Predicted 3D model of a 102-nucleotide RNA (SAM riboswitch aptamer (S box leader)) from uncultured Bradyrhizobium sp. RNAcentral holds the sequence, with entries from MGnify. Rfam family: SAM riboswitch aptamer (S box leader). From the family's description: The SAM riboswitch is found upstream of a number of genes which code for proteins involved in methionine or cysteine biosynthesis in Gram-positive bacteria. The organism belongs to Bradyrhizobium, within Bacteria.
């Protein structure tokens, strides 16, 4: 700095997995994790053009290839609840933070 985009087949394996904790939700014997092979995505390193902004390439290194980083968690705001008026909870949404990944 980025994280609502993108990209899966096979073999071995044999019950878990989605980072951790809790809750939710989901994936999984139509085969989880892990390892291997092949393929792909992306463009951080790298290379090329350029004064720069920026653009391009993809041999190599790294990363990734269910669901937004699966969702929530902390703070603030808005909506709703709503009715005579008001407050709060819950719910929905937005912004920021924290944690994590690269």
């Nucleotide at each position: 700095a980025u994280c609502c985009a993108g990209a899966g087949g096979g073999g071995u394996g044999g019950a878990g997995g989605g980072a951790u904790a809790u809750g939710g939700c989901c994936c999984u014997a139509c085969g989880a994790a892990a390892c291997c092979c092949c393929g792909g995505c992306a463009a951080c390193c790298u290379c090329c053009c350029g004064c720069a902004a920026g653009g391009g390439a993809a041999c190599g290194g790294u990363g990734c290839c269910a669901a937004u980083u699966c969702c929530a968690u902390c703070a603030g705001g808005c909506u709703c609840c709503a009715a005579c008026g008001a407050c709060a909870c819950a719910a929905g949404c937005c912004u920021g933070g924290g944690a994590g990944a690269u």